Molecule: Bacterial RNase P class A
Organism: Burkholderiaceae bacterium
RNA sequence: GAAGUAGCCCAGACAGUCGCUGGUGAUCGCGAGAUCGCGGGAGGAAGGUCCGGACUCCACAGAGCAGGGUGACGGCUAACGGCCGUCCGCCGUGAGGCGCGGAAUAGGGCCACAGAGACGAGCGUAUUCAGUUACGGUGAAACGCGGUAACCUCCACCCGGAGCAAUUCCAAAUAGGCAUGCGAUGACGUGGCUCGCCGAGCAUGCGGGUAGGAAGCUUGAGCGCCGGAGUAAUCCGGCGCCUAGAGGAAUGACUGUCAUGGCCGCGCAAGCGGUCACACAGAAUCCGGCCUAUCGGUCUGCUUCACAU
Numbered sequence: 001g002a003a004g005u006a007g008c009c010c011a012g013a014c015a016g017u018c019g020c021u022g023g024u025g026a027u028c029g030c031g032a033g034a035u036c037g038c039g040g041g042a043g044g045a046a047g048g049u050c051c052g053g054a055c056u057c058c059a060c061a062g063a064g065c066a067g068g069g070u071g072a073c074g075g076c077u078a079a080c081g082g083c084c085g086u087c088c089g090c091c092g093u094g095a096g097g098c099g100c101g102g103a104a105u106a107g108g109g110c111c112a113c114a115g116a117g118a119c120g121a122g123c124g125u126a127u128u129c130a131g132u133u134a135c136g137g138u139g140a141a142a143c144g145c146g147g148u149a150a151c152c153u154c155c156a157c158c159c160g161g162a163g164c165a166a167u168u169c170c171a172a173a174u175a176g177g178c179a180u181g182c183g184a185u186g187a188c189g190u191g192g193c194u195c196g197c198c199g200a201g202c203a204u205g206c207g208g209g210u211a212g213g214a215a216g217c218u219u220g221a222g223c224g225c226c227g228g229a230g231u232a233a234u235c236c237g238g239c240g241c242c243u244a245g246a247g248g249a250a251u252g253a254c255u256g257u258c259a260u261g262g263c264c265g266c267g268c269a270a271g272c273g274g275u276c277a278c279a280c281a282g283a284a285u286c287c288g289g290c291c292u293a294u295c296g297g298u299c300u301g302c303u304u305c306a307c308a309u
Stems, first nucleotide, its partner, number of pairs: 001305007009297002012258007020041002023038006043280001047291002050289005055163004067159005072086005087101001088099004102154002107152002109148003119144001123136004167215004177206006186198001188196002222241008260277007
């Protein structure tokens, strides 16, 4: 220098103008609210909803069956199908990458192509009194204690179900419901009265649901720095910090300057000028992972090859 390999990080910056959505303070208003000020306001994947948990409700004596999942060995973790380390196998010159890595003597199924014959005992050729003996090109496997479990299965271990539209609280208007009382020149019972009962309606009280409002909701398996234990994943300790919480759903637009990159022009060059671009995407209870998308760029470890000293 070239090619490669493993990994970390960034995801434009600042200013101005106009907005959006929460919080908070002041003023005004009976109130609903209004105005002004201050301060907060998307991500590395917020995504897919694939795996695991927290939380809530329902169910539940224990254990099993069914069903689903995982699968070398050891460790980490709240848990995992995740992560770390080691072994083994395969790929690569190498750094490194990949893994569908339990059991084939419990049992069943299957074994392409080639080969005469492919699963369990037969077959082909030769041979013999006799399927008696010997050999068998192909193929992963051939005359047998064969292969395949990513075919069923067996073994070990794990799993109750549904999900924040969970769940809980407050609670109109209107229309129903229930209880009590009153209840007509009313209805029924009676020959009549009394009495009983029904009764439109009225009054009072209660209760459920809906609209609407509130909680759940963001202080958490949290983040940063330092120290310690450990090969590592990870754990422990100290100090510091608070970093969206909306909810039919805000987080935006424009302008200028600078930065980065591409292209064009000028220039010996350093550079200057012009122009264009800046991805993927977008919170919705929260967290740990995995996977997928992503314009470009910085940095670090390592490997191979070439050259120079």